[in-house]
RNA sequence: CGUAGCUCAGCGGAUAGAGUACUGGCCUCCGGAGCCAGAGGCGUGGGUUCAAAUCCCGCCGG
Numbered sequence: 001c002g003u004a005g006c007u008c009a010g011c012g013g014a015u016a017g018a019g020u021a022c023u024g025g026c027c028u029c030c031g032g033a034g035c036c037a038g039a040g041g042c043g044u045g046g047g048u049u050c051a052a053a054u055c056c057c058g059c060c061g062g
Base pairs, nucleotide, nucleotide: 001061002060005020006019007018008017013050022038023037024036025035026034043059044058045057046056047055
């Protein structure tokens, strides 16, 4: 340090977001680009709290 395939936000409370990638559609002679839509995630086990991705401890991994 560990949050979406990848790179990262999220600094106790509302449906966890962005870029890129991916899928579908539109467009195009085809592809790309562009536009629209969609799928997709909190390493793991405990603890604290009315409430934990967020605080504490162990473990696992880098």